[in-house]
RNA sequence: UGGGUCGGCCAGACGAUCGCGAGGCAACUCGAGGAACGUCCGGGCUCCGCAGAGCAAAGUGGUGGGUAACACCCACUCGGGGUAACCCGCAAGAAAGUGCAACAGAGAGCAAACCGCCCGAAAGGGUAAGGGUGAAACGGUGGUGUAAGAGACCACCAGCGAGGCCAGUGAUGGUUUCGGCUAGGUAAACCUCGCUUGGAGCAAGGCCAUGCAGAAAGCAAUCGUGCGGCUCGCACGGCUUUCGGGUAGGCUGCUUGAAACCAUUGGUAACAAUGGUUCUAGAUAGAUGAUCGUCACCCGUAAGGGAACAGAACCCGGCGUAUCGGCCGGCCCAUCCG
Numbered sequence: 001u002g003g004g005u006c007g008g009c010c011a012g013a014c015g016a017u018c019g020c021g022a023g024g025c026a027a028c029u030c031g032a033g034g035a036a037c038g039u040c041c042g043g044g045c046u047c048c049g050c051a052g053a054g055c056a057a058a059g060u061g062g063u064g065g066g067u068a069a070c071a072c073c074c075a076c077u078c079g080g081g082g083u084a085a086c087c088c089g090c091a092a093g094a095a096a097g098u099g100c101a102a103c104a105g106a107g108a109g110c111a112a113a114c115c116g117c118c119c120g121a122a123a124g125g126g127u128a129a130g131g132g133u134g135a136a137a138c139g140g141u142g143g144u145g146u147a148a149g150a151g152a153c154c155a156c157c158a159g160c161g162a163g164g165c166c167a168g169u170g171a172u173g174g175u176u177u178c179g180g181c182u183a184g185g186u187a188a189a190c191c192u193c194g195c196u197u198g199g200a201g202c203a204a205g206g207c208c209a210u211g212c213a214g215a216a217a218g219c220a221a222u223c224g225u226g227c228g229g230c231u232c233g234c235a236c237g238g239c240u241u242u243c244g245g246g247u248a249g250g251c252u253g254c255u256u257g258a259a260a261c262c263a264u265u266g267g268u269a270a271c272a273a274u275g276g277u278u279c280u281a282g283a284u285a286g287a288u289g290a291u292c293g294u295c296a297c298c299c300g301u302a303a304g305g306g307a308a309c310a311g312a313a314c315c316c317g318g319c320g321u322a323u324c325g326g327c328c329g330g331c332c333c334a335u336c337c338g
Base pairs, nucleotide, nucleotide: 001334002333003332004331005330006329007328008327009326010325012295013294014293015292016291017290018289020031021030022029023028033309037320038319040318041317042316043315044314045201046200047199048198052232053231054230055229057197058196059195060194061193062076063075064074065073066072077091078089079088080087081086092192093191097190098189099186100185114131115130116127117126118125119124139157140156141155142154143153144152158182160179161178162177163176164175165174166173167172205252206251207250208249214243215242216241217240218239219238223237224236225235226234259278260277261276262275263274264273265272266271297306298305299304
């Protein structure tokens, strides 16, 4: 200098005028985001009597740690990609059982004979070594053996199963002994195993308040409701449908919280502890805006133009997705110069 890879940050600044919401007697103060978004996970909070048991169902899936919790994060292991920095992994089980595999191919699951090879006059038989098809064809190399061949047998290697020793908390890794000689793939197919899960949600729930008129039918203790797939258990005694009648909304929940920032300490890290400082939207059909000036950024000679994605709705932690224009740093590779 060029290319790459990983991580972090900003989301125009200041001032004036007018306006909106909240708090305050007033002066005045505060007033969208990095994703407020999607509502995909996890929790807090609230109610359902306790939040019960079993089955079913759903979720999850290497190991250890973090956390209120998680499908998130960190570290490591294993597998794959890359020269490397680094990246990706839905990463338990296929010798429990069932299923599935287009096309091609002779044959696709207790293998199979199309060409080839061998035996045979032929019919036919033997043969998985060689060829061909396929995403995938039932170990590899060499030898023995044979009519030709073949783990049929042998040596080494790969892989599989069982065990020992060493390292590690562990996943796992290293090494070694024995065994039988080869067991295919797919679990984002059913399934098996381990773990987790009660349901509904701020239109939760609480308080105040306005209005009204009941009627019919059906079921009912071997029943119904709470209870939502089923059964048991517990509590309660009514429940369902149709027709008809009626209303007006307000307050609360509501924002101080697993809070934010700074420092120190512990930890490889995620994170945690301690100390200090700060208060940072709370609307309800929904406030958080508009105009002007100066400066800054981009395009343009200039005049002038541009400036993203988007926008709280009970609150947090994640994940995913969108995003104009920039800024900073670590590391890797190549090349050149000293």

A computed fold for a 338-nucleotide RNA from a Micrococcales bacterium, annotated as Bacterial RNase P class A.
The sequence is in RNAcentral, with records from ENA.
Its mean pLDDT, the model's own confidence on a scale to 100, is 76.
It matches the Rfam family "Bacterial RNase P class A". Rfam describes the family as follows. Ribonuclease P (RNase P) is a ubiquitous endoribonuclease, found in archaea, bacteria and eukarya as well as chloroplasts and mitochondria. By type it is a ribozyme.
It is recorded under the gene name rnpB.